RNA sequence: GGAGUGGUAGCUCAAUUGGUUAGAGUACUAGCCUGUCACGCUAGGGGUUGCGGGUUCAAGUCCCGUCCAUUCCGCCA
Numbered sequence: 001g002g003a004g005u006g007g008u009a010g011c012u013c014a015a016u017u018g019g020u021u022a023g024a025g026u027a028c029u030a031g032c033c034u035g036u037c038a039c040g041c042u043a044g045g046g047g048u049u050g051c052g053g054g055u056u057c058a059a060g061u062c063c064c065g066u067c068c069a070u071u072c073c074g075c076c077a
Stems, first nucleotide, its partner, number of pairs: 001073007010026004019057001028044005050066005
């Protein structure tokens, strides 16, 4: 340099293949429980879907550019 895959909550991952308000587990906070802690139960907070544009009535999903991670191929040494 070329090609592929991926980027969504602090972390690990979903989102039925364009359609109502983007969810789950875990973590965090508060309360309950307990002699205390842990476990358990209930509730709550937390998102510019990497970034910038485009298409569409409607985009996490499609298109273009760009950044990062990773795999393969190639080049130089």
This is a predicted structure of a 77-nucleotide RNA (transfer RNA) from a Fibrobacterota bacterium. Its Rfam family is "tRNA". From the family's description: Transfer RNA (tRNA) molecules are approximately 80 nucleotides in length.